About this RNA: Predicted 3D model of a 347-nucleotide part of an RNA (small-subunit ribosomal RNA, central domain) from an uncultured bacterium. The coordinates come from a structure-prediction model, not an experiment, and the mean pLDDT is 89. The RNAcentral record of the full RNA draws on ENA, Greengenes and SILVA.

[in-house]
Context: one part of a larger RNA
RNA sequence: CUGGGCGUAAAGCGCACGUAGGCGGAUCGUUAAGUUGGGGGUGAAAUCCUGGAGCUCAACUCCAGAACUGCCUUCAAUACUGGCGAUCUAGAGUCCGGAAGAGGUGAGUGGAACUCCUAGUGUAGAGGUGGAAUUCGUAGAUAUUAGGAAGAACACCAGUGGCGAAGGCGGCUCACUGGUCCGGUACUGACGCUGAAGUGCGAAAGCGUGGGGAGCAAACAGGAUUAGAUACCCUGGUAGUCCACGCCGUAAACUAUGAGAGCUAGCCGUUGGGGAGUUACUCCUCAGUGGCGCAGCUAACGCAUUAAGCUCUCCGCCUGGGGAGUACGGUCGCAAGAUUAAAACUC
Numbered sequence: 001c002u003g004g005g006c007g008u009a010a011a012g013c014g015c016a017c018g019u020a021g022g023c024g025g026a027u028c029g030u031u032a033a034g035u036u037g038g039g040g041g042u043g044a045a046a047u048c049c050u051g052g053a054g055c056u057c058a059a060c061u062c063c064a065g066a067a068c069u070g071c072c073u074u075c076a077a078u079a080c081u082g083g084c085g086a087u088c089u090a091g092a093g094u095c096c097g098g099a100a101g102a103g104g105u106g107a108g109u110g111g112a113a114c115u116c117c118u119a120g121u122g123u124a125g126a127g128g129u130g131g132a133a134u135u136c137g138u139a140g141a142u143a144u145u146a147g148g149a150a151g152a153a154c155a156c157c158a159g160u161g162g163c164g165a166a167g168g169c170g171g172c173u174c175a176c177u178g179g180u181c182c183g184g185u186a187c188u189g190a191c192g193c194u195g196a197a198g199u200g201c202g203a204a205a206g207c208g209u210g211g212g213g214a215g216c217a218a219a220c221a222g223g224a225u226u227a228g229a230u231a232c233c234c235u236g237g238u239a240g241u242c243c244a245c246g247c248c249g250u251a252a253a254c255u256a257u258g259a260g261a262g263c264u265a266g267c268c269g270u271u272g273g274g275g276a277g278u279u280a281c282u283c284c285u286c287a288g289u290g291g292c293g294c295a296g297c298u299a300a301c302g303c304a305u306u307a308a309g310c311u312c313u314c315c316g317c318c319u320g321g322g323g324a325g326u327a328c329g330g331u332c333g334c335a336a337g338a339u340u341a342a343a344a345c346u347c
Base pairs, nucleotide, nucleotide: 004318005317006316007301008300012315014201015200016199017198021194022193023192025088026087027086028085029084030083031082033081034080035077036076037075038074039073040072041071042070049065050064051063052062053061054060091191092188093187094186095184096183097182098181099180103177104176105175106174107173108172109171110154115149116148117147118146119145120144121143125136126135162169163168206247207246208245209244210243211242215241216240220236221235222234223233258314259313260312261311262310263309266292267291268290269289270288271287272286273285274284275283276282277281296303297302320347321346322345329340330339331338332337
């Protein structure tokens, strides 16, 4: 390279936007670049192949043919692909009318609980555990009542419910704002799909500067347990967790399943629209989201109209285990490190 693959064996970039590139709906006309056919030129010789001949054979040599699958040129064909022109509406988008939603950002605000402070009642214990102890408490704890402060998270509703590209999003109100779905069919007329580079977003932890700090809690200290116990259990407790701005760019970033499009038995739920009978209920339909299950696929497990089925387009990735996602170099980063990414050797 070819071939074969990528749910679990190696393998789908964490996700999106998008440049180049690749691919691209229907009809008509035109062109003839690709494509197809014929002719001409060239494709040196040797080599290779076929048939023959000569050295006793063979290697070798000689003769003839074929071949040289290519390039150039010319004539023609026009189905398909491409170019150009015109038309269209089934893709895509706009418009109008509705709908649901923890989608995002900012501001404000609420109650419960924990902790702390002050005051009252009140007295000897309280905590904690398998059992204890460290710890707190006669300087009045725990319990209980009233008042105050502060920070963080939002019980019930709550749901194999919803929204978002992914990460993710949950008290309530307001402002600004993104997307989706349904119905109508007025408009544009292929404007599309994918996407190497590139750019942006991206949990937690971590980093920088400045705030904040109730609870929880790496590190750390003590008490236990134990042969030991740098742990599990207990009492404390600092970073951190929270906010603003700026970095980091990684996760079992998982559906371990790339994006888009078309086709392919059914059954039972559920969410949001629309419609019919017309309130209840039932049925039809569009868009999501679950459970089963046929064909088919699969090594099996299983998947099965939300495919891992049958096809098409584009991208990414894999090629025995270890060495190693390491070294070196490059790029990025304040650092931690990230990314790109080998080889010797070995089985």